[in-house]
RNA sequence: GGCCGGCCGGGCGACCGCGUGGAGGAGACUCCCCGAGGAAGGUCCGGGCUCCGUAGAGCAGGGUGGUGGGUAACGCCCACCCGGGGUGACCCGCGGGACAGUGCCACAGAGAACAGACCGCCUCUCUCGUCGCGAGGCGAGAGCGGUAAGGGUGAAACGGUGGAGCAAGAGACCACCAGCACGCCGGGCGACCGGCGUGGCUCGGCAAACCCCACCCGGAGCAAGGUCAGACAGCGCACGCUCGAGGGCUGCUCGCCCGAGUGCGCGGGUAGACCGCUGGAGGCCGCCGGCAACGGUGGUCGUAGAUGGAUGGUCGCCCCCGCCCUCCCGUGAGGGAGGCGGGACAGAACCCGGCCUACAGGCCGGCCCGU
RNA sequence: GCCCCGGUAUCCCAACGGCAGAGGAAGCGGUCUCAAACACCGUCCAGUGUGGGUUCGAGUCCCACCCGGGGCACCA
Numbered sequence: 001g002g003c004c005g006g007c008c009g010g011g012c013g014a015c016c017g018c019g020u021g022g023a024g025g026a027g028a029c030u031c032c033c034c035g036a037g038g039a040a041g042g043u044c045c046g047g048g049c050u051c052c053g054u055a056g057a058g059c060a061g062g063g064u065g066g067u068g069g070g071u072a073a074c075g076c077c078c079a080c081c082c083g084g085g086g087u088g089a090c091c092c093g094c095g096g097g098a099c100a101g102u103g104c105c106a107c108a109g110a111g112a113a114c115a116g117a118c119c120g121c122c123u124c125u126c127u128c129g130u131c132g133c134g135a136g137g138c139g140a141g142a143g144c145g146g147u148a149a150g151g152g153u154g155a156a157a158c159g160g161u162g163g164a165g166c167a168a169g170a171g172a173c174c175a176c177c178a179g180c181a182c183g184c185c186g187g188g189c190g191a192c193c194g195g196c197g198u199g200g201c202u203c204g205g206c207a208a209a210c211c212c213c214a215c216c217c218g219g220a221g222c223a224a225g226g227u228c229a230g231a232c233a234g235c236g237c238a239c240g241c242u243c244g245a246g247g248g249c250u251g252c253u254c255g256c257c258c259g260a261g262u263g264c265g266c267g268g269g270u271a272g273a274c275c276g277c278u279g280g281a282g283g284c285c286g287c288c289g290g291c292a293a294c295g296g297u298g299g300u301c302g303u304a305g306a307u308g309g310a311u312g313g314u315c316g317c318c319c320c321c322g323c324c325c326u327c328c329c330g331u332g333a334g335g336g337a338g339g340c341g342g343g344a345c346a347g348a349a350c351c352c353g354g355c356c357u358a359c360a361g362g363c364c365g366g367c368c369c370g371u
Numbered sequence: 372g373c374c375c376c377g378g379u380a381u382c383c384c385a386a387c388g389g390c391a392g393a394g395g396a397a398g399c400g401g402u403c404u405c406a407a408a409c410a411c412c413g414u415c416c417a418g419u420g421u422g423g424g425u426u427c428g429a430g431u432c433c434c435a436c437c438c439g440g441g442g443c444a445c446c447a
Stems, first nucleotide, its partner, number of pairs: 001368008010318007018035002021032004037345001041356002044354005049221004056254004061217005066080005081095001082093004096212002101210002103206003118151002120147003124143008159177005178202001180199008225275004234266006246258003268446003282301008319343005325338005372443007381396003389427001398414005420436005
């Protein structure tokens, strides 16, 4: 100088105030105990729980995507593989398939997918010019062709280097290298890795385009759902009563079930109490298994439950940080005292496991590089 | 608490993944008029809420944030 992991996130006292619970009191009220977080947040995933009488099949739809493990489950976590970055500790990756099919690749460029001749290079033919006694040579132009090495365009132009070859050239051929496919051998549970051989010599990218493959998903959500109390006023339209409306909480079809009323609109009434409601995949410590995530086992600890929604405010002392305003000590770096200012992000609402995001300041541990 | 939508110029709104974006209103300037309104002509105004990613290329596709808006209970 840097990388990674874990943790804290003010303390004590007094006074005033709020909420749950308990005790006392006829009541007014009094006393006692307890009272937010690492993210309680965003609501992005996964579960528990509750209801939909049962939660069935297919299609549609949605999600996940290297491998192996962990877990109640996951899109989370751990370990490893592959690719990329860094001197390194380490970090990052929506990381299946582009020989199943379809589609897209703008502009530029001759040509954009089993492509392509614009310039260039080359053979041949013709014409013209020039040189030559002549055969013919040289140069220019036009034309039929050959050529993917060079130029140029582009994000991307159908392997790289060297040789041999050719009219000029080219994996058309040869050597080495890179890459792909197949076969065999060895290692690994596996992703994959290493080695040898053969092959045609080379196959573009995009699936966070449709799609294909594998796996997963019934829906709604505590305003779920239940008990009690209380208030009011009905009207209209549509469909239907076994030839059955409607319903079984995203769509379609089928199956199954319930079924005599149902749906919509206008109007009316109540904004109450209790249960659900907090002890749960719970925290901490030790031992054992495992690289680890985690699991097993023994011990131990224990009260937030509001519903216009409590958990706060003031003062004093201490702690931490900043300012560098004043004084003192010191040659100096600096130290001490006083003064002033500040102490974040944010707040439960059925409960858990994660992810992501916000956060003043501080502590601990491990590792790397340089001197 | 839970469940859904949206964000492009001052305002309203377009844009099969393809030249950094089309219109209308408003504004500004001019013509017309004595002056104004109307009309006509011209002009100005955005890099698409923010940050990343996929892609040759993103307003559009994916992810995470920010901001704004809407809905819900029970009884007859």
Two RNAs folded together computationally: RNase P RNA and transfer RNA, 447 nucleotides in total. Rfam match: Bacterial RNase P class A. Gene Ontology terms of the family: tRNA processing, ribonuclease P activity and dimeric ribonuclease P complex. By type it is a ribozyme.